[in-house]
RNA sequence: UGGACACUGGCUCAGCGGUAAGAGCAGCGGCCUUAUAAGCCGACGAUGCCGGUUCGACUCCGGCGUGUCCAA
Numbered sequence: 001u002g003g004a005c006a007c008u009g010g011c012u013c014a015g016c017g018g019u020a021a022g023a024g025c026a027g028c029g030g031c032c033u034u035a036u037a038a039g040c041c042g043a044c045g046a047u048g049c050c051g052g053u054u055c056g057a058c059u060c061c062g063g064c065g066u067g068u069c070c071a072a
Stems, first nucleotide, its partner, number of pairs: 001071007010025004018055001028042004048064005
C1' cells in the first nucleotide's frame, strides 16, 4: 500500500426488508437455606459512526473508524 472477513447488552452469539431486537453466561433484586452454593422467579441493560436506497433498514449499498487474517 492492496485485499478478505467481522463490528448487536459487561462477555459469547442469534436475528427472511415489516416480529415486541432475542438466547446463554456475568452482575442486581427476591424466593429457598441456619448460612453459602445449587435451583426457581423478576427487573435492568445493546444494533460502531455518517450518509444513501426503500413506503419501511439490525438486515441492502457507499464512505469512515476499530479489530483479525493474507499479500507485497
The prediction has a mean pLDDT of 82. The RNA shown here (transfer RNA) has 72 nucleotides and comes from an uncultured Eubacteriales bacterium. Its Rfam family is "tRNA". The family's RNA type in Rfam is transfer RNA. Gene Ontology term of the family: triplet codon-amino acid adaptor activity. About the family: Transfer RNA (tRNA) molecules are approximately 80 nucleotides in length.